[in-house]
RNA sequence: CCCCCCGUAGCUCAGUGGUAGAGCAGCAGACUUUUAAUCUGUUGAUGUUGGUCCGAUUCCAACCGGGGGGA
Numbered sequence: 001c002c003c004c005c006c007g008u009a010g011c012u013c014a015g016u017g018g019u020a021g022a023g024c025a026g027c028a029g030a031c032u033u034u035u036a037a038u039c040u041g042u043u044g045a046u047g048u049u050g051g052u053c054c055g056a057u058u059c060c061a062a063c064c065g066g067g068g069g070g071a
Base pairs, nucleotide, nucleotide: 001070002069003068004067005066006065007064010024011023012022013021018054026042027041028040029039030038047063048062049061050060051059
């Protein structure tokens, strides 16, 4: 320098155009003499900027970051 892949919650991952989910973690409550475990409830996220579209996490471009390959 060129090519490819990835970026969604604190962490690990779903979600291929119609108001974004799970597990673990956190918080509150129940149970327990207490803790742990268990059960219930709950907070919390689409890397950034533009574009297409009635509507974008999803499609397109650029940029940023990470990984891999080539020279």
Background
This is a predicted structure of a 71-nucleotide RNA (transfer RNA) from a Candidatus Kaiserbacteria bacterium. The prediction has a mean pLDDT of 82. Rfam family: tRNA. The family's RNA type in Rfam is transfer RNA.